[in-house]
Molecule: Bacterial RNase P class A
Organism: soil metagenome
C1' cells in the first nucleotide's frame, strides 16, 4: 500500500437541581410498654408520612432494531400421527441458540487474508429470461455427404442395341466434424473408421459410479482397479430426508385489600293516633302518609343520661364469606456477575482460590448554569434479566501479518 483484531467514546473544577440508599434532628398520625397525681399524663421505645440537613450511588458500546436463543412467570398438556414453523459440511463449546471455536469441501485473492443457506437434483413434479434450428426422452439454419434409391445431363467408354461402366446435376436421405445463438449446446486431443461423419472402436486425460488398499473420531484425504456410464443448471420452486419446535409475555404474574354489588348466619317478628285515596248501604278491609311511644341500630372519644339520625319485614343492622374495584407491596436487579492469579484446552471455553458491588424509575431521575484547558466532540440513552447477531458511529490508541 494493505490484511486481520482488540482498547477508548474530550477532560477539570464550582454552584444549583432529579431518582434511589445510608444517617441526623424536628414535626404530625398509629401502636407497645412503664409510671403517677389514673376515663388522662409523662417517660420510653417503635412503625408510616411531611419538612430541614450531612454523606455516597446514578446509562451504553451499541442501552437500538425486537431478528434468534436461554432464564423467570401463568394457562394447557397421557401417549403417538398429520400439518405448520426452523435448521442443514464434519468434530467440539454453551443453560441454549440460526451464536462462537477448530477443521473440511468449494469460490475469490500475488499475498496476509476473505466468502460460503455447504443433506437429495441418479424418487417425482416444476423452471431455464433474450437469442438460437435445438434448453434436456436435444435439434439442424449455414455447411459436410450423396454409399443407397429415385429422376435429368455428358462421354472422340463398352455394347448381343435391350441396356451397362464413368462423371457432373437435383431431390429422397445420411451426419454433427466445422461455423453461427446463448450464462449454459449432451466430454476433450490425438489415431483409426467413413460416402461423409458419430465413444462407432482404440490410447491417453477429464468426470460420474462401484470394488480394493492405506490415513483421519469425522467431514474428508491419497492410491489403485472396474464400468463407455458421459447423466447441464435451480431445492432462500414444490418436494424428499434428517434433526428440533406447547402457547402467550413483567401490561407475564403472585399478595394485600377501602367502596358498591353478592351469600350464609344473628338481632329486631310491636302498641296507639290521624290526614287523604280505594271499596261497601254501612260496618270491617286495603293503599300512602305523618306523629307519639317501645324496640333495634349508627353517630357525638369507653360507659350513663341526654341529643341526633335510620329502621320497625321485598327491609336495616351486626358479623362473617368467596371473588375483587380504587389503591397499595412484591415481581426489581447478587449475576449463567465483573476484575486478577494459577491450572486445561490449538481455540471457542472450563475449573479453582482470592477479591469486588456497579441504576432500579412507574408518565418514568442521570439536568442546567459558569470558568479554565484540548486535536473543538460521531452514533445514540436504561424499563424483568441474561446470551448472541445486526444496524449506526466524528475521531484517537494499541498489537500481529503481508
Nucleotide at each position: 500500500a494493505g490484511u486481520g483484531g482488540g482498547c477508548u467514546a474530550a477532560g477539570u473544577g464550582g454552584u444549583c437541581g432529579c431518582c434511589g440508599c445510608c444517617g441526623g434532628g424536628u414535626u404530625c398520625a398509629g401502636g407497645g410498654c412503664a409510671u403517677c397525681u389514673a376515663u388522662g399524663a409523662u417517660g420510653u421505645c417503635u412503625u408510616g408520612g411531611g419538612c430541614c440537613u450531612g454523606g455516597g450511588g446514578g446509562a451504553g458500546g451499541a442501552a437500538a432494531g425486537u431478528c434468534c436463543g436461554g432464564g423467570c412467570u401463568u394457562c394447557a398438556g397421557a401417549g403417538g400421527g398429520c400439518g405448520c414453523g426452523g435448521u442443514g459440511g464434519u468434530g467440539g463449546g454453551u443453560a441454549a441458540c440460526g451464536c462462537c471455536c477448530a477443521c473440511c469441501g468449494u469460490c475469490c485473492g500475488u499475498g496476509a487474508g476473505g466468502a460460503u443457506a455447504g443433506g437429495g437434483a441418479a424418487a417425482g413434479u416444476g423452471c431455464c429470461a433474450c437469442a438460437g434450428a435445438g434448453a434436456a426422452u436435444a435439434g439442424a439454419c449455414c455447411g459436410c455427404c450423396g454409399a443407397u434409391c429415385u429422376g435429368g445431363g455428358a462421354c472422340a467408354g463398352g455394347u448381343u442395341c435391350g441396356c451397362c461402366g464413368u462423371c457432373c446435376c437435383a431431390g429422397a436421405g445420411g451426419c454433427a466434424a466445422g461455423g453461427g445463438u446463448g450464462a449454459a449446446a449432451c466430454g476433450g486431443u490425438g489415431c483409426g473408421g467413413u460416402a461423409a461423419g458419430a465413444g462407432c472402436g482404440c490410447a491417453c486425460c477429464a468426470g460420474c459410479g462401484g470394488g480394493c488398499c492405506g490415513g483421519g473420531u469425522g467431514a474428508c484425504c491419497g492410491g489403485u482397479u472396474c464400468g463407455g456410464c458421459u447423466c447441464g443448471g435451480c431445492a432462500a420452486a414444490c418436494c424428499c430426508c434428517a434433526c428440533c419446535g406447547g402457547a402467550a409475555g413483567c401490561a407475564a404474574a403472585a399478595c394485600c385489600a377501602a367502596g358498591c354489588a353478592g351469600g350464609g348466619c344473628g338481632u329486631u317478628u310491636g302498641a296507639g293516633g290521624g290526614u287523604u285515596c280505594c271499596c261497601u248501604a254501612a260496618c270491617a278491609g286495603g293503599a300512602c302518609u305523618c306523629c307519639u311511644c317501645g324496640c333495634g341500630g349508627g353517630u357525638c372519644g369507653g360507659c350513663c343520661c341526654g341529643a341526633u339520625c335510620c329502621g320497625u319485614u321485598u327491609a336495616a343492622c351486626g358479623u362473617c364469606c368467596g371473588g375483587g374495584u380504587c389503591g397499595g407491596u412484591u415481581g426489581c436487579u447478587g449475576g449463567a456477575g465483573g476484575u486478577g492469579a494459577c491450572g486445561g484446552g490449538c481455540a471457542a471455553c472450563c475449573g479453582u482460590c482470592a477479591u469486588c458491588c456497579u441504576a432500579g424509575a412507574g408518565a418514568a431521575a442521570u439536568g442546567a448554569c459558569c470558568a479554565c484547558u484540548c486535536u473543538c466532540g460521531a452514533c445514540a440513552a436504561a424499563a424483568c434479566c441474561c446470551g448472541g447477531c445486526u444496524u449506526a458511529u466524528c475521531g484517537g490508541c494499541c498489537c500481529a501479518c503481508u